[in-house]
Context: one part of a larger RNA
This record gives sequence, C1' cells and structure tokens, in this order.
RNA sequence: GCCGGCGAGUUACGGUAUGUGGCAAGGUUAAGCCGAAGAAGGUGUAGCCGCAGCGAAAGCGAGUCUGAAUAGGGCGACUAGUCACGUGCCGUAGACCCGAAGCCAGGUGAACUAGCCAUGGGCAGGCUGAAGUGUACUUGACCGUACAUGAAGGGCCGAACCCACUAGCGUUGAAAAGUUAGGGGAUGACCUGUGGUUAGGGGCGAAAAACCAAUCGAACCUGGUGAUAUCUGGCUCUCCCCGAAAUAGCUUUAGGGCUAGCCUCGCGUCAAGACAGUCGGGGGUAGAGCACUGGUCGGGGAAGGGGGUUCGCUCCCAACCCUAGUCAAACUCCGAAUACCGACUGAUCGUUUCGCGGGAGUCAGAACGCGGGUUAUAACAUCCGCGCUCGAGAGGGAAACAGCCCUCACCGCCAUCUAAGGUCCCAAAAUCCAAGCUGAGUGGGAAAGGAUGUGUUGUUGUCGAGACAGCUGGGAGGUUGGCUUAGAAGCAGCCACCCUUUAAAGAGUGCGUAAUAGCUCACCAGUCUAACGGCGAUGCGCCGAAAAUCUAACGGGGCUAAGCUUGGUACCGAAGCUGCGGGCUGUCUUCGGACAGCGGUAGGGGAGCAUUCCGUUAACGGCCGAAGCUCAACUGAAAGGUUGGGUGGACGAGACGGAAGAGAGAAUGCCGGC
Repeated sequence: GCCGGCGAGUUACGGUAUGUGGCAAGGUUAAGCCGAAGAAGGUGUAGCCGCAGCGAAAGCGAGUCUGAAUAGGGCGACUAGUCACGUGCCGUAGACCCGAAGCCAGGUGAACUAGCCAUGGGCAGGCUGAAGUGUACUUGACCGUACAUGAAGGGCCGAACCCACUAGCGUUGAAAAGUUAGGGGAUGACCUGUGGUUAGGGGCGAAAAACCAAUCGAACCUGGUGAUAUCUGGCUCUCCCCGAAAUAGCUUUAGGGCUAGCCUCGCGUCAAGACAGUCGGGGGUAGAGCACUGGUCGGGGAAGGGGGUUCGCUCCCAACCCUAGUCAAACUCCGAAUACCGACUGAUCGUUUCGCGGGAGUCAGAACGCGGGUUAUAACAUCCGCGCUCGAGAGGGAAACAGCCCUCACCGCCAUCUAAGGUCCCAAAAUCCAAGCUGAGUGGGAAAGGAUGUGUUGUUGUCGAGACAGCUGGGAGGUUGGCUUAGAAGCAGCCACCCUUUAAAGAGUGCGUAAUAGCUCACCAGUCUAACGGCGAUGCGCCGAAAAUCUAACGGGGCUAAGCUUGGUACCGAAGCUGCGGGCUGUCUUCGGACAGCGGUAGGGGAGCAUUCCGUUAACGGCCGAAGCUCAACUGAAAGGUUGGGUGGACGAGACGGAAGAGAGAAUGCCGGC
C1' cells in the first nucleotide's frame, strides 16, 4: 500500500414541543400485596398534575394587590386537562467516536549515570634533576662558589589506561552516538574491580537545569480515568420538497459564544405583501456657484507698515474696496437623477405579508462593476455602501482560467430555433455582399514626447499683371558707418541702422579671412509654366520599445484581408427555448385531465430499502441440496428484488407487527492476511 473483518448521537431520569391512543372537570397510580416465580392480570387513592387567582404576608377571592379612593394601574378571570407510547430538541450524567501536554495518590528503581563510604588493583620506557647532604675552595664567622650525592614535582616526552579537540566517512549506519586519520591527560583534583549508600519537588551535581536504566525544567509503573480539549481528524443505505449565512449588538471577546437577521416545518392571519403606473412628501448628495466661511491669480484704487533719506521724496509690503478669473469632506445664493415614506389604480404575481410555536445552520467570505475612506488617485491590499456572480452552479464562450460574458442542468432522443461568441485550415458555420481605412504583420502589449506617413475636414495666404521649385543674370554707391581694437572692412563685441542710384540690393542670413579677399542669402529681373504655401480639427498608421531554459505579447497554421470602421443578408453555436416520450411534487379538476414547478453546500421537512433478533408461528421451503460464496439473466426511480447455473453441505424464508450492538472509503483508525 491493497484486501477482509471491527469501528462513532447510546442508555437512564427530568423537561419541552409534536404525533397516536385511553379517559375527561377530571386524569393517573408508586412502593407494597394477590397471582405457580421476577409474567399477564388484579389490587393498592398515599402521592402527582389539572379544576382560581392575587398579595411579602395576615388575608380576600372571579377577583386581588397598591391606594384615602366605589380613581387609575399591575397580575388574573370569560374553561382542558391528564396518563401512556413513538419522534424532534434541551438538561444531568463520559453523553457522537478517537486524540493531549498535564494534575494527584500509592508503589518500583542508583545493574546506566552523579556523589559519597569500605576494601582491593593499575600506570612500558625515556628525560629533567628542587630541597637536603658530602667534599673542596673561600671567610674572623655567616654568606657564597664548584664538584659530587640526592631524589622532589597536580614537572617533561611517550605506550597500556582514561578522555573526546579537528576533519572525512557513516546518516533505511557494521553501530538508536560508531569508525578512520590526527588530538589531550598519562604519580594524579589520576584510572579502575568488588561490596555498600543517597529516591522523585526528592536525590546527586568542580553547575550543563547536567545525571537519576536509550526517558528528566520534576523518573518509571499502576490507580483517580472514559481527567479536560472554545482545538484537529473521523462519523457507514436510497429517493423526494424547500434551502441559508459568512451581518448587527454584547462578550478577558476576536478561528468561541449569546440574542437578532437570513433557512425550514406546523398552526393562525386572508390583502396586510411584491411589482408597475400616477400623485403627494421631506432632503442638501452629484453637479454648479462664490451670496457666507476660508483659500487663490492678474490689474486698478488705497488706510497702514518696513528700508533709505539732503526730510522734499522714493523703493518695497499691504488690510479694505473695484474689476477679470478660480478652489473646498468638515463653504452654500442654488441644486438634480436615483433612493426612501405615504396614497390611489392595476384580470402583473398569487400566499409571497404578519403573528405564535418546533428544528437549524451561519458570525474566516471572494472576485468583478459602480460610489467613497486608508495607501503612493500602489497592491490578487485594506475598510464601508449599491449591484451581480462564485460560495452552494453544472453547460456554452473567453486557447487553458471559482468570482468576467451567455445561460441556469427532473430523465431520455443520431429532432428544431437561438444566446454569448463565431463562420480560411486545425474546428461546427460566409474564402458572403456593399462602402471606406491601414501597408505598420499595425492587427497580435505600453506613456510622456517626436515626425513633410497617409485619408477626411476647416481656416488663411500667393498665383496667367505668371505664383512655388529649378536654371541664367544682378545683388550697387556714400562706406572700411561710429565706437572698440594690434586689426574689426556687412559677418569678435557695443551703439546706431540713415541717405543715394535703382527693376532690385540689409550699414547685412550663413560659410570664410590675421584683417581684406572669396562663396552665399535676403531682394530684383529673365526663363519656365499651373498651381503653390501657413495654421488647426479628426480617422488609421510610424518612432519612442531592453531579460533572463526555447519561437513565447494572434491558441497554432497561416492571413494584406482571414486586419480596422460602417451597413446588410445567411449560417454555426449551450444541459437556454421548442418538439416527441417518460417520472416526481404542488394546485385546480367537469376525475378525462389541465397548469405550474423539480441546480444545490450548511441545514429543515417527507417517504422508503436492506441487516440481526422477537411475536403472530401451528403452517411454508430444504440432503431430489438450506444459508453463505460465485457467474449470468430479468426487474424496480433508487436503496434493492426475483430467477437460473456452479460451489457449498444444514438450515432458511414470506406476510403483518415489534425491538435494535441496524448499513463503512477515508479517523497518520484497530486487528489479521499478502
């Protein structure tokens, strides 16, 4: 892991609601006794519930209490209960099952390990050479020096022995702590044998909360014990009807509860309800505005203030006023749409409303669109509001994709029409029609910004008195303007920018020179010939455009229409609609049928199937083969049922009732097998 078996709302008592039955202003017995026993049945009237309440009570009584009250008010009265059994739920009990870490009591442990006690054992070899002592020298003496001797040491090197510092290996190991190579101590606070001793809030500890039998921030065993678990997991047959919530308030509360909200079932209510239309309301949001409160930009006026001052004035700021223009959640002279409340109407719906009672579940919600707060006008962020979907919703579309778009699945059909979305191929359906646009594979990712891309449109210029572009020619004189400068001559810079000749020509547009020169432009003429410029608006394109495994920013192929815009006609396309057949539920029924409904988690309600045992039970089937196992056929809407063959070898059904150890796939479930 698989297979098989076992495996979770039970029982008692009490309460409450409901169903059924008995009796009913009553209902009912308990223990006990009788009975052949503990059965049926009988008896037993104590007790309990009900038939009257109110008051703290005395007490009064269909009333009573309060009160001065014959007032008001509170609680009552105008009848239905009770016993038994079934079922739902609640309470008390282990109370659906398994699961702690723990707490307490009584015991068992020092064979591991920590300390201690008693008594034994062990430490190859080598090195160093303290004190002391001797002798010699030295001294007045002490001291000192040298050489010997001597043997000390938590001394040195290093095996046994003890330890465990480093690295590798090992990590389902050879091993639940090792191994290999190195490392530390090795006469000591050393190592070790044997015997003994200290015990669980206790021991022992050169102290790490270490160790006390692979267990220690309180050992182990048994008991209290089915401790408790607002937590996790698990909880077993079928079908039918309805069908949520993830909110509010409170909570030592926040992943838990309680009440309400929302679901279901029963009873009552019988238009109260929903929706649509019309009418009537209040409002201060969106928008807008600047009349208030504040903010703000420009101009004008202006009290006042600041700096300077020769006291003449001047520069700056500026309340307030005028004018032009603006901003505001906590501004409003104004002010919608919706929404909300009410009334009326409606052959729109058809019990949806409301009340009482039984049973719940829900209190982690999510995305998307819209209105907002927070944040960074970030977030698959967070917090509110309105809506929708998912949740609890399958099907079609979006390549794939809970929350987007379409649509909501009772069952069957090789039938029809459609929705979203599509119709060249993958791949069902147009290589459809008409008119434009795009040339970028734009389509098929992106901004500020940039550009003689191109279509449409507006506006304003020039032009047969010849425009625009090109070509030819001219582009002059005063003058090298003045200043500056080494120089400054159109062209470093500063100032000015005139006059003349002219068809026209700047005191000069750019290049150029040291400065001149030179080239060129403006401007003019000729030539040519018919259109040529400026500025907007708008459609579709272009650039801007860099990412990590492999094209990879159309699902792919591929497409110049198979792209985009507009209009049109067909078709495809879903569990939608329709058709045909069938089932169930509800309502109605002229009993023929008709109409409506039937997605569904938590959850409520209803109807059934199967298993074991019991009663009726005597009867029925069975060695001519029961149960069980197995294969097959038939059958029912399902759980299931019936029959036949094989196996098996002795019990077993049916019907109607009753009672439960009553249904297995999950619990890191338990036991067994493989």